The RNA shown here (transfer RNA) has 75 nucleotides and comes from Halarcobacter ebronensis. RNAcentral holds the sequence, with entries from ENA.
[in-house]
């Protein structure tokens, strides 16, 4: 070089073409003499990026970046 896997909220990570989600985390309020814990609410996305396929793509295809493995194969 080829060739396999990741890429979705500040972090970790889910998602079988039909209304993008959980925990953490941040804020606030409720409980407490105070503090931890714990409850409730809100906050938070151009689904790495470009175009295609469909009534509809995070999801299917093509190219593409970025980070990881891997030398069975090919050079």
């Nucleotide at each position: 070089g080829g060739u396999c896997g990741u890429a979705u909220a500040a972090c970790u990570c889910a998602g079988u073409g039909g209304u993008a989600g959980a925990g953490u985390g941040a804020c606030a309020c409720c409980u407490u003499g105070a503090c931890a814990u714990g409850g409730u609410g809100u906050u938070g996305g151009u689904c790495g990026c470009u175009g295609g396929u469909u009534c509809a793509a995070g999801u299917c295809c093509a190219g593409u970046u970025a980070c990881g493995g891997c030398c069975a194969c090919c050079a």